[in-house]
RNA sequence: AGAGUUUGAUCCUGGCUCAGAACGAACGCUGGCGGCAGGCUUAACACAUGCAAGUCGGAGGUGAAGCAGGGCUUCGGCCCUGUGGAAACUGGCGCACGGGUGAGUAACGCGUGGGAAUCUACCCCGGGGUGGGGAAUAACCGCUGGAAACGGCGGCUAAUACCGCAUACGCCUUGAGAGGGAAAGCUUUAUGCGCCCUGGGAUGAGCCCGCGUCGGAUUAGCUUGUUGGUGAGGUAACGGCUCACCAAGGCUUCGAUCCGUAGCUGGUCUGAGAGGAUGAUCAGCCACACUGGGACUGAGACACGGCCCAGACUCCUACGGGAGGCAGCAGUGGGGAAUAUUGGACAAUGGGGGAAACCCUGAUCCAGCCAUGCCGCGUGCGUGAAGAAGGCCUUAGGGUUGUAAAGCGCUUUCGGCGGGGAAGAUGAUGACGGUACCCGCAGAAGAAGCCCCGGCUAACUCCGUGCCAGCAGCCGCGGUAAUACGGAGGGGGCAAGCGUUGUUCGGAAUAACUGGGCUUAAAGCGUCCGCAGGCGGACUUACAAGUCAGGAGUGAAAUCCCAGAGCUCAACUCUGGAACUGCUCUUGAAACUGUAAGUCUAGAAUAUUGGAGAGGUUGGGAGAAUUCCUAGUGUAGAGGUGAAAUUCGCAGAUAUUAGGAGGAAUACCAGAGGCGUAGGCGCCCAACUGGACAAUUAUUGACGCUCAGGGACGAAGGCAUGGGGAGCAAACAGGAUUAGAUACCCUGGUAGUCCAUGCAGUAAACGAUGUAUGCUAGUUGUCGGGCUUUAGGGUUCGGUGACGGAGAGAAAUUUUUAAGCAUACCGCCUGGGGAGUACGGUCGCAAGACUAAAACUCAAAGGAAUUGACGGGGACCCGCACAAGCGGUGGAGCAUGUUGUUUAAUUCGAAGCAACGCGAAGAACCUUACCCACACUUGACAUACCUAUCGCGAUUUUCAGAGAUGAUUAUCUUCGGUUCGGCCGGAUAGGAUACAGGUGCUGCAUGGCUGUCGUCAGCUCGUGUCGUGAGAUGUUUGGUUAAGUCCAGCAACGAGCGCAACCCUUAUCGUCUCUUGCCAGCGGAUAAUGCCGGGAACUGUGACGAGACUGCCGGUGAUAAGCCGGAGGAAGGCGGGGACGACGUCAAGUCAUCAUGGCCCUUACGUGUGGGGCUACAAACGUGCUACAAUGGUAGUGACAGUGGGCAGCUAAGUCGCGAGGCUAUGCUAAUCUCCAAAAACUAUCUCAGUUCGGAUUGGACUCUGCAACUCGAGUCCAUGAAGUUGGAAUCGCUAGUAAUCGUUGAUCAGAACGCAACGGUGAAUACGUUCCCGGGUCUUGUACACACCGCCCGUCAUGUCAUGGGAGUUGGCUUUACCCGAAGGUCGUGUGCUAACUACGGAGGCAGCGAACCACGGUAAGGUCAGCGACUGGGACAAAGUCGUAACAAGGUAACC
Repeated sequence: AGAGUUUGAUCCUGGCUCAGAACGAACGCUGGCGGCAGGCUUAACACAUGCAAGUCGGAGGUGAAGCAGGGCUUCGGCCCUGUGGAAACUGGCGCACGGGUGAGUAACGCGUGGGAAUCUACCCCGGGGUGGGGAAUAACCGCUGGAAACGGCGGCUAAUACCGCAUACGCCUUGAGAGGGAAAGCUUUAUGCGCCCUGGGAUGAGCCCGCGUCGGAUUAGCUUGUUGGUGAGGUAACGGCUCACCAAGGCUUCGAUCCGUAGCUGGUCUGAGAGGAUGAUCAGCCACACUGGGACUGAGACACGGCCCAGACUCCUACGGGAGGCAGCAGUGGGGAAUAUUGGACAAUGGGGGAAACCCUGAUCCAGCCAUGCCGCGUGCGUGAAGAAGGCCUUAGGGUUGUAAAGCGCUUUCGGCGGGGAAGAUGAUGACGGUACCCGCAGAAGAAGCCCCGGCUAACUCCGUGCCAGCAGCCGCGGUAAUACGGAGGGGGCAAGCGUUGUUCGGAAUAACUGGGCUUAAAGCGUCCGCAGGCGGACUUACAAGUCAGGAGUGAAAUCCCAGAGCUCAACUCUGGAACUGCUCUUGAAACUGUAAGUCUAGAAUAUUGGAGAGGUUGGGAGAAUUCCUAGUGUAGAGGUGAAAUUCGCAGAUAUUAGGAGGAAUACCAGAGGCGUAGGCGCCCAACUGGACAAUUAUUGACGCUCAGGGACGAAGGCAUGGGGAGCAAACAGGAUUAGAUACCCUGGUAGUCCAUGCAGUAAACGAUGUAUGCUAGUUGUCGGGCUUUAGGGUUCGGUGACGGAGAGAAAUUUUUAAGCAUACCGCCUGGGGAGUACGGUCGCAAGACUAAAACUCAAAGGAAUUGACGGGGACCCGCACAAGCGGUGGAGCAUGUUGUUUAAUUCGAAGCAACGCGAAGAACCUUACCCACACUUGACAUACCUAUCGCGAUUUUCAGAGAUGAUUAUCUUCGGUUCGGCCGGAUAGGAUACAGGUGCUGCAUGGCUGUCGUCAGCUCGUGUCGUGAGAUGUUUGGUUAAGUCCAGCAACGAGCGCAACCCUUAUCGUCUCUUGCCAGCGGAUAAUGCCGGGAACUGUGACGAGACUGCCGGUGAUAAGCCGGAGGAAGGCGGGGACGACGUCAAGUCAUCAUGGCCCUUACGUGUGGGGCUACAAACGUGCUACAAUGGUAGUGACAGUGGGCAGCUAAGUCGCGAGGCUAUGCUAAUCUCCAAAAACUAUCUCAGUUCGGAUUGGACUCUGCAACUCGAGUCCAUGAAGUUGGAAUCGCUAGUAAUCGUUGAUCAGAACGCAACGGUGAAUACGUUCCCGGGUCUUGUACACACCGCCCGUCAUGUCAUGGGAGUUGGCUUUACCCGAAGGUCGUGUGCUAACUACGGAGGCAGCGAACCACGGUAAGGUCAGCGACUGGGACAAAGUCGUAACAAGGUAACC
């Protein structure tokens, strides 16, 4: 310090999540020792038991037990005296400290700094005093009530208890005079301890004030002792603290009141800091003590272990009454995820009492429990490679665990055992404790786990599982090869702990003071005015509030930091320093802000002059058009649409002419133009009126800017009342469209639109850009005004546009009209959805507006730009794509393939183009994978082992059988090498086991091969440049081309894969070659023929060359590339054809060509045999053949090819048969022999018919192949002679030697092509052109698509789950107002009853009683507010592949949106 996650990728915005630290923690697994700390965060819930506050005999009276002596005795004991001092009582001091808890409290409660009107027991210092009297009372005794608690009556008694009197420097009251108020003794006799009055101090406490101290405005007004005064009362003390009277104040948007929450602080945690969170332990303050109220005592309390009353609860009871308060220490129950012993000691420190000894002290000091935390230590160290065994992995070689172990050597911390044994204690006293520590002994001995290993994030493999089981902090893993689940091996991290969960801060600059934003991501109020508030021009002087500097006080200690010290170290503790960023006082400074005074004119405003303008309001006027009415002309349609219909019209429409009525809006001018704050404003004239602008001087003298709340204005639509109503037009009606059409289109049509007066107050009210001011390059339009040397120029002010440098920005963009650089002020934002919704409030007649959440849910939502893809977007271009033509298919019959159906089986695959005469270049058996039946099981086939044999094999007989097979007969044959060893090789049979075998599955695990876009012109790279980046550029642009072909230009320059060329073939020529081909010339032979001699001219064969390159000419183009025309040439602009298929797409096809991972079968899913099936047949489709005829059929005559094939073959010739073919026989392993043309052409005939067309079908007879033609072959002959007369919608091929037409050959093959592959013969028509259909290419545009339009995506409905609003009501909490009741208590009044102290004898004083106001609890009534439940109901979110449509994204098919 950052990282992951939105996308195909990118940049940004923005949320979510992670890595860090911490904890009074808890849970899971595990657990050796010690030190130091910590330990009910929940029920301020209820508490059994014990202890936690007593002490003083030197204040006082009494005087138990025991002991001693004496006496009595019924031997039980009793009495007296002395001693003794228990126990309670009177009295004093303490109990208000210490200890606990955090319920309440938003407050002078706390923190900090000040203040004056106070008190303070014990303690310290000072002054003075301590004289003389009196009356009681507890204890005790007696009687007595009660269950008890606890009393009642009578009697006795003491005091440092109580009461007078005296005295009073100082003290108190008072204007003065004057008045008022004390005391206590004890005793050891001392400089004793006390007591009283009084002054001061110290300590502690009370009170007041400034400042600071959580959230909510969906809490905006609160207050009647309230605010102040006067007087009185009260208090220790000021004060409405209380009361009477008077006044009407006081608080509050700088947040009163109300609601919610909360003890505050030093500090603690985190953080770089600023901050944020927190307030356990320790320390300071406050509050509380079962709940509420109250006072008493006292120096101090309204009192935790005191009192009274009320209430709830618990306990005792004899039912009449009583008792209690662990939020003290332990402990119990309960609650809870969760928090300890009913321990020891007063030895230390401290507290209370006491003169002291001493007593008390659950304060405290210790111990116990708990890994709760922090710190330290250990679980061994060295050596040890055969790299052991075992485990795991493996490519089977090895690797790894791993020097790890074993083995050998060494050591003993901690723990264990034994021995000694502290400090803590100034004189005594040690709970801790036989503890710390020291010494000795034994032995590697007693001591390691937890989490993780897909990325973030260090660490990888195997097996199992198969969207299951499961994991998960986020992204996400798991659907048969999971480094993500579970196990194992290995590895990484931390370690007596490790993980998880929870919480806080951090990261988060994600609330931004430090330190954010608002055109499009969330975010500028619709606009203006404007009070408060904030901010504010120049100069001078003064002051000193802010500000700055010095000094002083305070900022408790502890903590943090620094230095040092003590425990072996550390944690921990101690000492010192620094710090505590704050507050207060004081001294000074005067620049800036402020305040006061004065001055100025640059901001602002006013006056004068002038022009511009759809600025506003009111009134009047005008013409064009629509509609309607009247009249004329006139006749059958009009209107409307994509096409129609509804509609209007013979009762006269539409059209046209004239006249009239009425309402609304103002063509052209008109412009990126003008005006206005915005909304908005458009015919002409007038009146009234606002603002801006320019120029000139003059005036005022900061009068300014912004603006929460507030006010005004505010499109359209809407509401109210009254008018008005031509056109248009929600709703509505009808007609169309459509699957539907509550729409788009059409015909009608009402509110409304218009006017007046009110209301409403919202818009994508937009420049999605708040207002004001200053500053920061220019260029070019335009509107208004001015100046100028009058130039279609320059300059200046104000407005309004375009472009653009710097800058800014995520980019798009913006740019003097900022989104730049700054200042001032306001408004607003903080992930998406829920939701601008609910509730509450305010406004409104209503509609609704404004204000404005939460639960829940998601990991995104979003902005800009990029590359693609797509569009019922655009531009350009190409292609038999269309068009122009020729011929087909679709109709018929047949062939063939497919679907479907059928079947025991009809094996399997191929499925839009790119499956369907496809795999299959050929299913009667075989093939064959399918079905039925029968057989075999190491197997039909491969390798290895053992045994046996020497063969095997071929031919053959017989039997069983459908055959395989089994049994059997005969014949032929009798393995090779050799080192001579059953040694090697080979074969067969038998046996056993590894294994064979599978056309079984997965083409979505794969290789290879193939199809397709597409022979389309594209696809990329290096370097450079541009861009934050994805990317772009190059490859775009202008020409051109078949072409990313070439040229030119250009921040590109080059290159690669494609294109083209190189290859083959074909067209011309040359050279060479010369047989099997050829024969011009010469010669020979024949009926005839290259038949022969010969020839090498020609044709041809096949090898090497030539040739064509826009090379030449003209035109055009840009002087280019190229294009057009021409010449020459066999061929001309790629001459024709072929092979050749870029990056990639389709999870395209193929596991059935082959290969192959994984899975599956193993007497079968393997292998064999016979038979059957693949050939079925209501139907449908594809591809073909033959036809429908005269451009023809039939018959006759009878020419002309080129591929190519041939020995299990092609076959001449002869001969037989009508023929398929048969027989005999010859040549040829092929330029030698052989298989070989047809249509054409010519002649004759047929004459438009279902025919002399057509040949299906069927009957009969044959031929050939083959083991075998029944299922199921082809061919021939005779006979038969079906449909069909040119084919609906639709659709296919083809641009020249092409289509069309004619035949020929070949592969496969025993046989079986109308298919396929090739070959030649004859040989056309048409192309204006690119609007349209299809496909493709380039550029551009939009996009919410990227699995890429077969995309994305919206709403209702249905089902389930969840949270939430309304809801008749109902339950509870808090609270307000009014009234009733009125315990205890103090106060006041009375005090007739009672009464020891004093008395002047009258009384005073006191007590009880009674009364009054106040008041806790309680009650009644009416509200306010919050929460729980609630039949029913509203919307919301989520969920699997539901239903209906298709609203949005492309012009989304009606542009979308407010």
Predicted 3D model of a 1458-nucleotide RNA (small-subunit ribosomal RNA) from an uncultured bacterium.
The RNAcentral record of the sequence draws on ENA and SILVA.
Model confidence (mean pLDDT): 85 of 100.